Molecule: RNase P RNA; transfer RNA
Organism: Aggregatilineales bacterium
RNA sequence: CAAGUUGGCCGGGCGGUCGCGAUUUGAUUGCCUUAUGUGGCAGUCGGAUCGAGGAAAGUCCGCGCUCCGCAGAGCACGGUGCUGGCUAAGGGCCAGGCAGGGUGACCUGACGGCAUAGUGCAACAGAGAGGUAUAUUGCCGUCUAAGGGUGGGAUUCCCACCCUUAGAUCUGGCGAGGGUGAAACGGUGUGGUAAGAGCACACCGGCGCUUCCGGUGACGGAGGCGGCCAGGCAAACCCCAUCGGGAGCAAGGCCAAGCAGGGACGAGGUGUUGCUCGCACCGAUUGAGUCCCGGGUAGGCUGCUAGAGGCGCAUGGCACCAUGCGCUUGAGAUAGAUGACCGCCCAAGGGCGAUAUGCUGAGGCAAAUCGCCCUGGACAGAACGCGGCUUACAGGCUGGCUUGGGCG
RNA sequence: GUCCCGUUCGUCUAGCGGCCAAGGAUGCCACCCUCUCAAGGUGGAGAUCAGGGGUUCGAAUCCCCUACGGGACGCCA
Numbered sequence: 001c002a003a004g005u006u007g008g009c010c011g012g013g014c015g016g017u018c019g020c021g022a023u024u025u026g027a028u029u030g031c032c033u034u035a036u037g038u039g040g041c042a043g044u045c046g047g048a049u050c051g052a053g054g055a056a057a058g059u060c061c062g063c064g065c066u067c068c069g070c071a072g073a074g075c076a077c078g079g080u081g082c083u084g085g086c087u088a089a090g091g092g093c094c095a096g097g098c099a100g101g102g103u104g105a106c107c108u109g110a111c112g113g114c115a116u117a118g119u120g121c122a123a124c125a126g127a128g129a130g131g132u133a134u135a136u137u138g139c140c141g142u143c144u145a146a147g148g149g150u151g152g153g154a155u156u157c158c159c160a161c162c163c164u165u166a167g168a169u170c171u172g173g174c175g176a177g178g179g180u181g182a183a184a185c186g187g188u189g190u191g192g193u194a195a196g197a198g199c200a201c202a203c204c205g206g207c208g209c210u211u212c213c214g215g216u217g218a219c220g221g222a223g224g225c226g227g228c229c230a231g232g233c234a235a236a237c238c239c240c241a242u243c244g245g246g247a248g249c250a251a252g253g254c255c256a257a258g259c260a261g262g263g264a265c266g267a268g269g270u271g272u273u274g275c276u277c278g279c280a281c282c283g284a285u286u287g288a289g290u291c292c293c294g295g296g297u298a299g300g301c302u303g304c305u306a307g308a309g310g311c312g313c314a315u316g317g318c319a320c321c322a323u324g325c326g327c328u329u330g331a332g333a334u335a336g337a338u339g340a341c342c343g344c345c346c347a348a349g350g351g352c353g354a355u356a357u358g359c360u361g362a363g364g365c366a367a368a369u370c371g372c373c374c375u376g377g378a379c380a381g382a383a384c385g386c387g388g389c390u391u392a393c394a395g396g397c398u399g400g401c402u403u404g405g406g407c408g
Numbered sequence: 409g410u411c412c413c414g415u416u417c418g419u420c421u422a423g424c425g426g427c428c429a430a431g432g433a434u435g436c437c438a439c440c441c442u443c444u445c446a447a448g449g450u451g452g453a454g455a456u457c458a459g460g461g462g463u464u465c466g467a468a469u470c471c472c473c474u475a476c477g478g479g480a481c482g483c484c485a
Stems, first nucleotide, its partner, number of pairs: 001404010012345007020051013053379001057390002060388005065248004072277004077244005082096005097111001098109004112239002118237002120233002137177001138174003141170001142168012186204006205229002207226008252302004261293005268282004295484003307329001309328008346377001348375008357366003409481007418434004426465001436452005458474005
């Protein structure tokens, strides 16, 4: 210098004009009130202070908080799934293990169990798709027939052995070769055999059992034994381990306003989103509850924002994080307030001109600096709060590391 | 705000791991029939299953993320 990889940070700034919301304060008008500009309500006009995000988003996880007839038992259902730790908790984070990818920095992983609890799936092709399976390819044996060769007896023939070809109703042996497929029961070699095969042996690979060593552990290393080699899919049912009571700020509490009830069904119903039991409550002419028709309201206050908040330092820790100390920090709308315009500046892009430099025969080309002009800032907006994850994002700043090249 | 569901030819839909390069109806196009139109008959075109990623030998189908659309839920009698 180029290419790459991985973290962190920012998300326009200043000024002016107009406008919006909250709090507070001053003046003023009206009404009510009071001994009193004493207090309250409503309005108008000013002043001051404050006023969105890194994701406020998706609502995918988790917690706080609130309520429920204290959340009991069993089943069902759902989530999670290598190990250790952190945390309020987690499907989050940190550290580590293993597997896969990359020359590497590094990245990715729903990463328990299909080798023994069981079930299921595998289209097409293929002999065969999971069963100690598999034959209309093939290898071999046996028998039969034909042909040929050799030998013997014999002399127009017969017998024995060997080779080749064809067939078989033997329901013979085989799983090596060819072939199919995403996948066919380890691989190479030697022996063995009628032909073959872990059939046997050697080496390699895998699996299981086991001993020792290291580690908290996942796991790793070294050795021994067993021919055990019967595979894949659990984001298939399922099994194992572990977690889960339900609802959600439209939770919940207080106040105000307003109306009109009627009909049908009805013995069980409601609360723990499903079932059973248990528990609590409501319930038969005075009717729980469900459904239908009709009516009223569409308001206020509270919950409500200071928090598992932010920053710095010290100590412990590899790190997440914990502890201590100090400093700092005040949106709270309710159809939903943060905006619009102008000027200057800043990042970035484009154009024109000038300057000096390098290359070249020249024309010209390259990149740098300066000046002017034009364009010009994304994704998106709180609604009880918080921790995460995920997704969107113009552009910019910056730390570490890797690979390759050049120069000193 | 909280919760639930869906997305497949122009439209309405079937599908539930392979026989799906996705079937049907309606609409569209062409031809036949008719004097002509409608109806009827025959044939044809029309979808890479909302987008992306993953699991699997194999995905419209199973899982995750995103986009879009739809629905339910206030209080008092």